This is a predicted structure of a 112-nucleotide RNA (Glycine riboswitch aptamer) from an Acetobacteraceae bacterium. Rfam family: Glycine riboswitch aptamer. About the family: This family represents the bacterial glycine riboswitch. Its mean pLDDT, the model's own confidence on a scale to 100, is 80.
[in-house]
RNA sequence: CUAUCCCACGCGGGAGAGAACUUCCCGUCCUCGCCGGCAGGCGGAGGCGGGUGGUCGCCGAAGGCGCAACCGGCCCCCGGAAACGCUCAGGCAAAAGGACCGCGCGGGAGAA
Repeated sequence: CUAUCCCACGCGGGAGAGAACUUCCCGUCCUCGCCGGCAGGCGGAGGCGGGUGGUCGCCGAAGGCGCAACCGGCCCCCGGAAACGCUCAGGCAAAAGGACCGCGCGGGAGAA
């Protein structure tokens, strides 16, 4: 110095599974209704949207856990540990998030 490895940041890509049911609250005149001569008003009912609580079903690729495939060692024990398993957390329209992959850039380690 370089292959390569690790970490942070930026950009791009990035799956799966109910826009589930329901209580309450808020908003909205979209529809109905009521008031009004009209304009318009009224959240009264439904619809739609949001929040909250409850109920069941489901997903696995943040994180977490595993008595775990696999790897290593001083080897019947110990250590590491997956995209596997579990679903605590998280998620099941969009948005957000998202393991992992690619590119860029900064720092660190570093053979031949």